[in-house]
RNA sequence: GUGGACUACGGCGAUGGAGCUCGCCGCAACCGCGGAACGACCCGCUGAUGGCUUCUACCGGUAC
Numbered sequence: 001g002u003g004g005a006c007u008a009c010g011g012c013g014a015u016g017g018a019g020c021u022c023g024c025c026g027c028a029a030c031c032g033c034g035g036a037a038c039g040a041c042c043c044g045c046u047g048a049u050g051g052c053u054u055c056u057a058c059c060g061g062u063a064c
Base pairs, nucleotide, nucleotide: 009026010025011024012023013022016055017054018053019052020051021050032045033044034043035042
């Protein structure tokens, strides 16, 4: 100096906040799905979570 492993720390998991928990990454992890076409253009669909609980926003229904 270079490479690997582990630990610590930090970051990430398709739209916001909090707690708990799981996984992944260390400049990478991550950047939703379906159909035709298939390189792109086109059309359609679900969800504020990675998962659980909860708050806020949005959507639907009912009652006052």
The RNA shown here (Fluoride riboswitch aptamer (crcB RNA motif)) has 64 nucleotides and comes from Humibacter albus DSM 18994.
Model confidence (mean pLDDT): 77 of 100.